[in-house]
Molecule: small-subunit ribosomal RNA
Organism: Aureivirga marina
RNA sequence: GCUGACGACCGGCGCACGGGUGCGUAACGCGUAUACAAUCUGCCUCUUACUGGAGUAUACCCCAGAGAAAUUUGGAAUAAUCCUCCAUAAUAUCGUUUUAAGGCAUCUUAAGAUGAUUAAAGCUACGGCGGUAAGAGAUGAGUAUGCGUCCUAUUAGCUAGAUGGUAAGGUAACGGCUUACCAUGGCAACGAUAGGUAGGGGUCCUGAGAGGGAGAUCCCCCACACUGGUACUGAGACACGGACCAGACUCCUACGGGAGGCAGCAGUGAGGAAUAUUGGGCAAUGGACGGAAGUCUGACCCAGCCAUGCCGCGUGCAGGAUGACUGCCCUAUGGGUUGUAAACUGCUUUUAUACAGGAAGAAACACUCCCUCGUGAGGGAACUUGACGGUACUGUAUGAAUAAGCACCGGCUAACUCCGUGCCAGCAGCCGCGGUAAUACGGAGGGUGCAAGCGUUAUCCGGAAUCAUUGGGUUUAAAGGGUCCGUAGGCGGAUGAUUAAGUCAGAGGUGAAAUCCCGCAGCUUAACUGUGGAACUGCCUUUGAUACUGGUUGUCUUGAGUCACAUUGAAGUAGAUGGAAUGUGUAGUGUAGCGGUGAAAUGCUUAGAUAUUACACAGAACACCGAUUGCGAAGGCAGUCUACUAAGUGUGUACUGACGCUGAUGGACGAAAGCGUGGGGAGCGAACAGGAUUAGAUACCCUGGUAGUCCACGCCGUAAACGAUGGACACUAGCUGUUGGGUUUUCGGACUCAGUGGCUAAGCGAAAGUGAUAAGUGUCCCACCUGGGGAGUACGAUCGCAAGAUUGAAACUCAAAGGAAUUGACGGGGGCCCGCACAAGCGGUGGAGCAUGUGGUUUAAUUCGAUGAUACGCGAGGAACCUUACCAGGGCUUAAAUGUAGAUUGCAUAGAUCAGAGACGGUCUUUUCUUCGGACUAUCUACAAGGUGCUGCAUGGUUGUCGUCAGCUCGUGCCGUGAGGUGUCAGGUUAAGUCCUAUAACGAGCGCAACCCCUAUCGUUAGUUGCUAGCAGGUAAAGCUGAGGACUCUAGCGAGACUGCCGGUGCAAACCGUGAGGAAGGUGGGGAUGACGUCAAAUCAUCACGGCCCUUACGUCCUGGGCUACACACGUGCUACAAUGGCAGGUACAGCGAGCAGCUACACAGUGAUGUGAUGCGAAUCUAUAAAGCCUGUCUCAGUUCGGAUCGGAGUCUGCAACUCGACUCCGUGAAGCUGGAAUCGCUAGUAAUCGGAUAUCAGCCAUGAUCCGGUGAAUACGUUCCCGGGCCUUGUACACACCGCCCGUCAAGCCAUGGAAGCUGGGGGUGCCUGAAGUCGGUCACCGCAAGGAGCCGCCUAGGGUAAAACUAGUAACUAGGGCUAAGUCGUAACAAGGUAGCCGUACCGGAAGGUGCGGCUG
Repeated sequence: GCUGACGACCGGCGCACGGGUGCGUAACGCGUAUACAAUCUGCCUCUUACUGGAGUAUACCCCAGAGAAAUUUGGAAUAAUCCUCCAUAAUAUCGUUUUAAGGCAUCUUAAGAUGAUUAAAGCUACGGCGGUAAGAGAUGAGUAUGCGUCCUAUUAGCUAGAUGGUAAGGUAACGGCUUACCAUGGCAACGAUAGGUAGGGGUCCUGAGAGGGAGAUCCCCCACACUGGUACUGAGACACGGACCAGACUCCUACGGGAGGCAGCAGUGAGGAAUAUUGGGCAAUGGACGGAAGUCUGACCCAGCCAUGCCGCGUGCAGGAUGACUGCCCUAUGGGUUGUAAACUGCUUUUAUACAGGAAGAAACACUCCCUCGUGAGGGAACUUGACGGUACUGUAUGAAUAAGCACCGGCUAACUCCGUGCCAGCAGCCGCGGUAAUACGGAGGGUGCAAGCGUUAUCCGGAAUCAUUGGGUUUAAAGGGUCCGUAGGCGGAUGAUUAAGUCAGAGGUGAAAUCCCGCAGCUUAACUGUGGAACUGCCUUUGAUACUGGUUGUCUUGAGUCACAUUGAAGUAGAUGGAAUGUGUAGUGUAGCGGUGAAAUGCUUAGAUAUUACACAGAACACCGAUUGCGAAGGCAGUCUACUAAGUGUGUACUGACGCUGAUGGACGAAAGCGUGGGGAGCGAACAGGAUUAGAUACCCUGGUAGUCCACGCCGUAAACGAUGGACACUAGCUGUUGGGUUUUCGGACUCAGUGGCUAAGCGAAAGUGAUAAGUGUCCCACCUGGGGAGUACGAUCGCAAGAUUGAAACUCAAAGGAAUUGACGGGGGCCCGCACAAGCGGUGGAGCAUGUGGUUUAAUUCGAUGAUACGCGAGGAACCUUACCAGGGCUUAAAUGUAGAUUGCAUAGAUCAGAGACGGUCUUUUCUUCGGACUAUCUACAAGGUGCUGCAUGGUUGUCGUCAGCUCGUGCCGUGAGGUGUCAGGUUAAGUCCUAUAACGAGCGCAACCCCUAUCGUUAGUUGCUAGCAGGUAAAGCUGAGGACUCUAGCGAGACUGCCGGUGCAAACCGUGAGGAAGGUGGGGAUGACGUCAAAUCAUCACGGCCCUUACGUCCUGGGCUACACACGUGCUACAAUGGCAGGUACAGCGAGCAGCUACACAGUGAUGUGAUGCGAAUCUAUAAAGCCUGUCUCAGUUCGGAUCGGAGUCUGCAACUCGACUCCGUGAAGCUGGAAUCGCUAGUAAUCGGAUAUCAGCCAUGAUCCGGUGAAUACGUUCCCGGGCCUUGUACACACCGCCCGUCAAGCCAUGGAAGCUGGGGGUGCCUGAAGUCGGUCACCGCAAGGAGCCGCCUAGGGUAAAACUAGUAACUAGGGCUAAGUCGUAACAAGGUAGCCGUACCGGAAGGUGCGGCUG
């Protein structure tokens, strides 16, 4: 306003729920269990009583204003379940009071009596909805208490409303909650206070558990809502989407003033490695309001995004082998693998796609009807409601159709090959991989694992017994306090009684739900969900039990102590005293040195030292005794005597009766050095000085020498303060010393207590070891440890006069550091032994010339390799061409071998000739066979070659060396946890790991030796080409010839030598002997023979071979050059320097071997090399003067008659060819060199030395080399000290690439983190002073109001602000200090071995540095 709808306004209820977040908080915040006799509780349920009367305002609206806006002012009028007043009133509240009962201190409950005070509201469709008071319940809240609840003690003291009392105020309520007064309390080592960090719990992850870590989602509690403060309203707030104030920030503005708070849901920005849609709906569940319809609800239900997690499903199934092709691999004519994989054939259709159907979730409320029933309530029937969603699900159709990746493949850890790369690129969780054959990098093939996921990263637990309650340790690995006393604490003997705290049992309460576990059920299964059970190991209450522990109270003697007697000792403190030695002084004797060292010097001394004698003085230390001796808590204590003090032990068993053990904090003592004050000062002696040594020597050695060492008093408080072993008690086999007591004795001894040593059993231990004096078995208490370095450092604190001590980190860095033992290797450790290793000898090299090899240099090239011993006369046992690999130049593209396939051809070849340096190129001549099928040859194409190119550090084979040294191993057994040991060591012996004896070893193998060859003697057989005694022939001579086998010799077979015999020593093995015998004697001499292994030793250039590299060249052919260069250096040799010789003449004696494109007699020519001719021999037949030697002559000590280089000339030979670049001959020339510095080599007997000869290679030869052969033929070895090498045993070791090892410190360079530091800049907290909003409370009130009261004003308190001084904490900083790390920097060499001065600890001084020295200590 007429009514309805809608909106504003008044009133009621709600807005304190739900939702978010984790800032703050170490707290009654949380968890758990209690209490409130000290409390409140709207809505809801039940019960009782009441609901009478009256009044004044005010909003919307109307009128009039202010302002940009937000907003707001004035006037007038009005309603209510708004507000006010009166009445009534109790089991309410307050006061007084009676009785009874109870308890927990104040007290509580029940039944009364009496006085005072305070209530209410209406609306209605009459069905009902409300209102007031009181009681009870339920729910929610508040308060108090026990217990539990992180790190730091480098935070040890904190506290004035602080602790308590009285009184008052305040609160819903107790209370210092607040105020006044009084007292001086309260908390704290069982951790107060301070600092740091943090929401707590149910639970979650892990773990066998105990624990450890976490606090997402879901649930409970707390706290917060831009930051700080404050109250109002209300049942409930000091209030996320309310108010006020202050501050920071953002926005609007007309510059006057205003507005805001996503840690609600979406969304935006920023930050970040990283986290979603500005969706649908109130259909369900729940909430608020309402009588209801209904409204609101980013609570909630759904949908969207994300492989983020969990669960389920699929990507097909069956057949299909000549096991196809490709790929990949290989031992590559062939196999393997991919792989039944594919193709192909058949089947299925989850899923995907298309079409069709299509839910459950809904029960209701309301309205209508019915029944029971009756102011009300219950039941039934019908009706209505779906966001998800045409979704889940179902059916039909088509068709294998739509669907597989990621990591890994060295070990741990399932899974392997090729290629590429070449300490690069890269990998890596740890160990580690990669430097030319990478299962480790990258790719590929194959494989393994998991799978819509797979890997990486981060974090947590586990393994980790690596913080050890369960469940560790402390001699040497990290770790026992330097020692004792003792407080708190912990633990504690025997036996009764009592109690019942711990403990055990029963019962009750609680331990929210969810979670976990089990059963059942629902979504096709599962995840998920529902339901039931168990569990929640805890806390509280109560009733019992009483063995053990505890409390209380008795008793006991064995633990502990007291007493008596005996006894012991370098126990302590103080005083006295003694002799030796040393030094000094005085005096004497005496004369030239003394002293010191590896050797010296400094020093002392003719001004008389040292030495020696006498006297005097001084200080310090106490020989012998003296000892794994004794005493003491430890440090420590030593001539003798006295005084005082303490202790131990034994015996007795008289007394007390558990009085005990340990011991955080604390206290006392505590070597040496050092400090302070005052003395003293002989010797010794840091520092210092000088002398040596040395590259240097701030050292070791020497000469001096100050502090100090000594005494008194006071500090310091540390040592390898060690038994590297805390204290106490008990128990557990033995043997043997010794100290102090006792008992006993047959005087030998035996037993026993307390100490102090050695060896050993069990046990323990990583082992070494320990072992009744435990490091064994147990109990109790304390201390300490948790990888190495940084570091016992820094900062802080305490102590100190100082030096410094105590307490004691972190950043950073490494993958180790360490212990014990083993095997080696090594030692300026030890023992034993051997070797031409030294010594004793002989001869050389190093000096000269030459030869040869190497380095270097040079060069176009001077090819390559070998490089200490173990390269250098080596590969090379023949570089003029060739060789030859190198260089220059010129050519070829395939020589040789072997073919195969295809095509073409009839030549190839041989001869001649031209150009050329030649290779090669050009020209000419010659030209098949045939059974006609072909054969053969040539050309072209394809496939096959070749490489002295690289790698000896990819290899085979071969070789050197240690070393012909005596060693190196195995089987079984035994010992040891093991590595490993034993055997193989020990005592002898040997050349020998040779043999013997002993023996937890017994055997065996490779090595040693022997077997083999040569040589030395003999026998036998054989007798030519060898031999020739006898016989015969014969010559100038000659085995020349016949003949012979005797001899020599040849070469087959045998014998012989074995310590067999003798003597001595010895167990034996064996050794010794001028032994015997024998040709030979102890391996007769020589050779061949080289163990396991070492040196990444040598060789890819002898050969072979993997891989890599070149292919008109790094292959191959040819000519010329080079390998032969030449200021120089080195190695190995030859020839010499001369008379033991040179030259000349004469003359004697070998052996090994070689020979036909060969050796060559002989003759001739030539001075000769050689040439010409000729003969023998394929060789015991032929060929070859052996030389030194011997005889004679000459030279006479010289650069020579030594020496022969070099050069000139002339030749010979080989060869296609002697220029670079051959050998030899002749003539001439005639260099250095007169025995070699430092140093260094070989050799022990037929050896050294010396003399010649032969051979291989080879056309020739640079051969003085190499390998052999014979001739002549010595000296010396005392011996093992030393040098070198080696073997065995033992010892030490920080070495193991093994001493050419390892390793320390300064300095220099780079990087990193840290400490100090004048200062600079922040941060949080506290204190003092000033100021002080809002607001509660109090006071006042002259203004408003009748009044109640209000505005105003004042006061207290406070957030905030300002200021001052100090403390704490963080960042930064010129400069500075040390530390750590970093392939190849400098200086030394401190440590490891006896580390070359034993090392180390504490302390003091000194020094470039490691370090040195003094004092005391330790043995590691």